Predicted 3D model of a 73-nucleotide RNA (transfer RNA) from a Pseudomonadota bacterium.
[in-house]
RNA sequence: GCGCCGGUAGCUCAGCGGAUAGAGCAUUGGUCUACGAAACCAAUGGUCGUGGGUUCGAUUCCCUCUCGGCGCG
Numbered sequence: 001g002c003g004c005c006g007g008u009a010g011c012u013c014a015g016c017g018g019a020u021a022g023a024g025c026a027u028u029g030g031u032c033u034a035c036g037a038a039a040c041c042a043a044u045g046g047u048c049g050u051g052g053g054u055u056c057g058a059u060u061c062c063c064u065c066u067c068g069g070c071g072c073g
Stems, first nucleotide, its partner, number of pairs: 001072007010025004018056001027043005049065001051063003
């Protein structure tokens, strides 16, 4: 330099044009307990990597850039 894959919550990831963007773990509060752990209930937490474009509507499609991984040279 070229090609492919990926960037969504603190972490691991789903979501393949229309919902208020979700799950598990973590965190916080509660129930339970003599106290914890476990279990159960609830809550908090998101510029969906950047900037544009297409569309009535974009996390999703297209382009630029950027970061990470793999391969080729």
Its Rfam family is "tRNA". Its family is annotated with triplet codon-amino acid adaptor activity in the Gene Ontology.